[in-house]
Context: one part of a larger RNA
């Protein structure tokens, strides 16, 4: 010198763009929101009607958002493999024929303080079963033998689906070389351990799992066992080599109070599904329930510290729908913080051998100083009025939160806007009075014991400048 997601102390005009729980946000959380949709799947309710609802069905919810405990590991990065999966989407091709049982709603009744359950009729469906066909499709050498569907809107034309079957797209899953901390005051670890056959699991390899059989595997190239760490793209510094770091943005992985468990489903062993156990909160009629902000906001605590209980779906992406469209704290926006960079002001120009004040003085004078004062000028900013956008795609038409914003033009008046830190060397800048080893000051060497350029104060200078200083950490 540079730079920090900073804090802390004085100060503090403006405007763009970032950026803002690092700690106890893996603590605790009031409130509201944060993930729906589909009436054109079906039967029903209310309702003159326009409409509207709850339930059964689908599709979503495995995305999107949050965080970094955990993990030294195929977690990550890279550079390859393949025994494998796919719900939506693009292409092909081929089918879509018969038939049956439930069951929610509804209704009838029954417990219960409530969550809630439970009985009894009886019902639909793109809910479910059974038959039927089967060229692709599974099995098998072959004969053969399995296994599939569902309709809806429409006058209709057609659309929109549903079955299967092969491609692609684009997604994951699993393997494998190699790579990146510390530590030997941790040197011996290992029985599902290593392999093998043979079974069972899986979508799919495989001790993944189980039975037998052998007795292997792995370590100074450091097994094992402690420590500390999410990982990369990148960042900060540095000429570079390197050293530090991993906020923000993206990419993968990891987690959802804590620990397990699995159903659903193409997808999960699931943040705003479910169960069980623990610890907490809360309601109770004391029989017994209810919950999970590491979503946006917000509130306790704890700390030197970290924001609004905001608009809005006009954009762009998302789910659902045939479509109108609904939903979307994703996300576009506006607030709050000098936190941080940048840009812009706080006036320009003339003005005395030079005002007054205040400082020093050798008492002659000398410095503040063109500084003010005062005259002329400008008007960025600033207030006030007055117009006013692009962001708008979609054939036309409508749609703008931000927002009467940015921007433009007119008006007023210099008007509304300067601190902070040093001044004894290192280090740019020095004089007086005060105090007298005392109050004090300091990074460091060191300064104060009557003349202190080092203390306090004034003067006056130096540096920076809407900042300046310390503190902490890096190079």
């Nucleotide at each position: 010198g540079g730079g920090u997601g900073a804090a802390c102390g004085c100060u503090g005009g403006a405007a763009a763009u970032g950026u803002g729980g690092a700690u106890a946000c893996c603590g605790g959380c009031a409130u509201g929101c944060a993930a729906g949709u589909c009436a054109a799947g079906g039967g029903g309710c209310c309702g003159c009607a326009a409409g509207g609802c709850a339930c059964c069905g689908g599709c979503g919810a495995a995305c999107g958002g949050c965080u970094u405990a955990g993990u030294a590991a195929c977690a990550c990065g890279u550079a390859g493999a393949u025994a494998c999966a796919u719900a939506c989407c693009g292409c092909a091709a081929a089918g879509u024929g018969g038939g049956g049982c439930a069951u929610a709603g509804c209704u009838c009744g029954u417990c219960g303080a409530a969550a809630g359950a439970c009985g009894g009729g009886g019902u639909a469906a793109u809910u479910u079963c059974c038959c039927a066909u089967a060229g692709u499709c599974u099995c098998g050498c072959a004969a053969g033998a399995g296994u599939a569907a569902a309709g809806g809107c429409g006058c209709a034309a057609g659309c929109c689906g549903c079955u299967u079957u092969g491609u692609g797209a684009a997604u994951g899953g699993u393997c494998u070389g190699c790579g990146g901390u510390c530590u030997a005051u941790c040197a011996g670890c290992u029985a599902g351990u290593u392999g093998g056959u043979g079974a069972g699991g899986u979508a799919a390899u495989g001790g993944c799992u189980c039975a037998c059989c052998a007795a292997g595997g792995c370590u100074a190239u450091g097994a094992c066992g402690g420590a500390u760490a999410g990982g990369g793209g990148g960042c900060g510094u540095g000429a570079g080599a390197g050293c530090g770091c991993g906020a923000c943005c993206c990419c993968c992985a990891a987690g959802a109070a804590u620990g397990g468990c699995a159903c659903u489903g193409c997808g999960a062993c699931a943040c705003g599904g479910g169960c069980c156990a623990u610890a907490c909160u809360c309601c109770u009629a004391c029989g017994g329930g209810a919950g999970g902000c590491u979503g946006c906001a917000g509130u306790c605590g704890a700390g030197a510290a970290u924001c609004u209980u905001c608009c809005g779906c006009a954009a762009u992406g998302g789910a659902c729908g045939a479509a109108a469209g609904u939903c979307u704290g994703a996300c576009g926006g506006a607030g709050c913080g000098a936190c941080a960079u940048u840009u812009c002001g706080u006036g320009a120009a003339g003005g005395a051998u030079g005002a007054a004040g205040c400082c020093c003085u050798u008492c002659g004078g000398g410095g503040u100083g063109u500084a003010a004062a005062c005259u002329u000028c400008u008007u960025u900013u600033a207030u006030g009025u007055g117009g006013g956008a692009g962001c708008a795609a979609a054939u036309u038409a409508u749609u703008g939160a931000g927002a009467g914003u940015a921007c433009c033009a007119c008006a007023u008046g210099a008007a509304u806007a300067a601190g902070g830190g040093g001044a004894u060397a290192c280090u740019a800048a020095u004089u007086c009075u005060g105090u007298g080893c005392c109050a004090g000051c300091a990074g460091u060497a060191g300064c104060g014991g009557u003349a202190a350029u080092a203390c306090a104060g004034a003067a006056u200078c130096c540096c920076c400048g809407a900042g300046c200083g310390u503190u902490a950490c890096c190079c």